[in-house]
RNA sequence: AGAUUCGUAGCUCAGGUGGUUAGAGCGCAUGCCUGAUAAGCAUGAGGUCGGAGGUUCAACUCUUCCCGAGUCUA
Numbered sequence: 001a002g003a004u005u006c007g008u009a010g011c012u013c014a015g016g017u018g019g020u021u022a023g024a025g026c027g028c029a030u031g032c033c034u035g036a037u038a039a040g041c042a043u044g045a046g047g048u049c050g051g052a053g054g055u056u057c058a059a060c061u062c063u064u065c066c067c068g069a070g071u072c073u074a
Stems, first nucleotide, its partner, number of pairs: 001073007010026004019057001028044005050066005
């Protein structure tokens, strides 16, 4: 330099062919339970879906550029 995959919660990820409340597991907080922990059960907090444009009635999803990461080729 070229090709390609990806970026969603603190971490690991899902989210089919755009459709209206954005989710799971672990973690965290509170409560129950226990002599006290752990485990278990219940509830909850935490996201402007990497950034900016475009298309559309409607974008995490399609598209363009930028930023960042991985892989391959040279």